[in-house]
RNA sequence: UCUUAUCAAGAGCAGGCUGAGGGAUUUGGCCCUAUGACGCCCAGCAACCGACCUAUUUUUAAGUCUAUCUUAAUCGAUGACUUAAAUGGCACGGUGCUACUUCCAACAGGAUGAUAUUCAUUCUGGAAGAUAAGA
Numbered sequence: 001u002c003u004u005a006u007c008a009a010g011a012g013c014a015g016g017c018u019g020a021g022g023g024a025u026u027u028g029g030c031c032c033u034a035u036g037a038c039g040c041c042c043a044g045c046a047a048c049c050g051a052c053c054u055a056u057u058u059u060u061a062a063g064u065c066u067a068u069c070u071u072a073a074u075c076g077a078u079g080a081c082u083u084a085a086a087u088g089g090c091a092c093g094g095u096g097c098u099a100c101u102u103c104c105a106a107c108a109g110g111a112u113g114a115u116a117u118u119c120a121u122u123c124u125g126g127a128a129g130a131u132a133a134g135a
Base pairs, nucleotide, nucleotide: 001135002134003133004132005131006130007129012042015041016040017039021032022031023030026106027105028104029103043098044097045096048094049093050092052089053088058086059085060084061083062082063081064080065079067078068077069076102128107125108124109123110122111121112120113119114118
């Protein structure tokens, strides 16, 4: 840099250190902050990837059978078992996250309203960004 998925839920107003800015970038707005921001440690949240668990649930596919039904036989149906996958579980490992929807808007289109080449509200998409996995 590209691809895919997610971004309205969750988790510290009383932990420790530090000491002035911070909410990605630009502009505008709105906020947090010496009652201590940002950052680090600790604690916690979630479950993207890996590992593990299959008895606790369900499903799908493939295979097996001295099983049952059916058939002239194959086929087929049911059942049992095995394997794999999905779903589920767990929180061990790799990340991530823990004010405000990614804090909101910016670009395009739609809807509604008004004092109508405009403004306001709202919806959808896009752009940019963040995180994970892969290339």